[in-house]
RNA sequence: UCAGUCGGCCGGGCGGCCGCUCCGGCAAGUACCGAAAGGUCGCCGGGGAGGAAAGUCCGGGCUCCAUCGACAUACGGUGCCGGAUAACGUCCGGCGGGGGCGACCCCAGGGAAAGUGCCACAGAGAACGAACCGCCACGUCUGCGGACGCGGUAAGGGUGAAAAGGUGCGGUAAGAGCGCACCGCGUUUCCGGCAACGGCAACGGCAAGGUAAACCCCACCGGGAGCAAAACCGAAUAGGGACAGCAACGCGGAUAGUUCGCUGCUUGCAGCGAUAACUCCGCAGGGUGAUGUCAAACCCGCUGUCCGGGUAGGUUGCUUGAGGCGGCGUGCAAACGUCGUCCCAGAGGAAUGGCCGCCGCGUAUCGGCUGCGCAAGCAGUCGGUGCCCUCCAGAACCCGGCUUACAGGCCGGCUGAUAUU
Repeated sequence: UCAGUCGGCCGGGCGGCCGCUCCGGCAAGUACCGAAAGGUCGCCGGGGAGGAAAGUCCGGGCUCCAUCGACAUACGGUGCCGGAUAACGUCCGGCGGGGGCGACCCCAGGGAAAGUGCCACAGAGAACGAACCGCCACGUCUGCGGACGCGGUAAGGGUGAAAAGGUGCGGUAAGAGCGCACCGCGUUUCCGGCAACGGCAACGGCAAGGUAAACCCCACCGGGAGCAAAACCGAAUAGGGACAGCAACGCGGAUAGUUCGCUGCUUGCAGCGAUAACUCCGCAGGGUGAUGUCAAACCCGCUGUCCGGGUAGGUUGCUUGAGGCGGCGUGCAAACGUCGUCCCAGAGGAAUGGCCGCCGCGUAUCGGCUGCGCAAGCAGUCGGUGCCCUCCAGAACCCGGCUUACAGGCCGGCUGAUAUU
C1' cells in the first nucleotide's frame, strides 16, 4: 500500500418565530361542555420516537378464567458438554464435524445394533447380497486371430452422489484381509479433562452403506386467553319472554318475624313446644385449563333455537423498570456483586411539526494547482454555484432475545500478499 475478516459508533449541530403534547407548580370560577361520571380554559418551569420502534418468530412480567398435586396417554417444542439468565428455541465458553493459506465462518450436533420406509436415472448390481466388460484353470473346435461350454474371481475398467474399507508388499492358475505393515473401524485397561471428548497401549481381520428439517425410539420441557387483558364510576333498561332436550326436584339438621297450642300475667306482652319454604348448612347429584384414574380444592343448573330491550360515556390500567450511565471487584467470557449518579415519551384515530438564518458532513457540476500517466483520465487540495431531517423507517402495557431492512461516514483488533529499511 492492497485484499480479507471480526467488532464498535454516528446517521446532523446552533439560534430565532409560530404550533402540538405530557408532567410539576401557581392561579381561577355561581366560567364553558355534558344527562351524569367527568372534562376544557390562563401563567411559569421541565420532558417528548428507534438501530431496528419493523416481523409477531420465541421467552417472560402483568391481568382474568369453577385446578395449582400425582400417574399414564395424546399433542406441541427442544436435542453434544459445562455455564449465564426471570426464562427461552437466546447468549458465553468448550468438544466433535465441515469450509478457508489464514484471521475466521457454518452445523435442525441424542439414537441407523428396536422396527418400518426411501436411495430417482444410469448401472450386472443400491444391503439376505449381486457380476456387464475383463482376468484365470480345464475341455472341445480352429483358417492359430480366436470361438463355445463349464468352473473360479471381484485386484483392473465402466455406471453412479454412493458399489463387498484405503495404500503398499507378499501370495495365487488368476485374484481376494487370503496373509503382513501402516492408516481407518470395533472393544478394553490406564492417563488427561467437571464433562462432551482426547491420548498411549493391547486385542480383534473387521458384521451391520447412506438417510431420522422420513415415520419412529430415547431424554427433558409445556394450562388457556390476552391491554380490544382487566378494574372502577355514571346514566338507562327488562335480574326479559317462548319452545325443546338433559339434570335435579332425594336424605338429614338448623331457623319464625307467619300459623297453631300451652303456661304466666301486666289482655297484649313474655316464655316454651309444634310446624315450614328452591332460606341456610352438610351429604347426595352434576361440573371445573387435551383425555383417563386417584386425592384434595372450587363452581351450582346445563345445552340448543327463536323473539325482544339496553349500552359501547368517563376514569384507571399508562410508564420507577429483571431501568440507564459511570467507578471498583470476581470471571477466559456471557454475566454477577457492590458503590455512586440520573429519571430519559405516554398519545387515545393517535402528539414531537412548519418557516428562516448560519455551520458541519456529504453529493452534483465548473475552474485553478500538485502528483501519476503517451493520452484519455485518476488521486489529492483550494475556490464558486446548487442540493442536503440525505439510509431503513415511526412508540401504543412493558421487558430479554432472534430474524429482516439500512445511502453514507468514522474508529479499532486480527490475518494474508507485496515493497522498502